[in-house]
RNA sequence: GACCCGAUAGCUCAGUGGUAGAGCGUUACCAUCGAGAGGUGGAGGUCCUUGGUUCAAACCCAGGUCAGGUCA
Numbered sequence: 001g002a003c004c005c006g007a008u009a010g011c012u013c014a015g016u017g018g019u020a021g022a023g024c025g026u027u028a029c030c031a032u033c034g035a036g037a038g039g040u041g042g043a044g045g046u047c048c049u050u051g052g053u054u055c056a057a058a059c060c061c062a063g064g065u066c067a068g069g070u071c072a
Base pairs, nucleotide, nucleotide: 001071002070003069004068006066007065010024011023012022013021018055026042027041028040029039030038048064049063050062051061052060
């Protein structure tokens, strides 16, 4: 320098055009003499960023940033 892949909740990741999800964590309650395990519910994300396409974008297109990889 060229190319490929990734960026979504505190962490690990799903979601490939139509109101953002799971597991773990966290929190309240149930239960217990108490705690753990277990059960029920809650909180928590302007989906890396700037534009574009579209009636509608986490998702499609272009630029940028960061991280990983292949080739030279």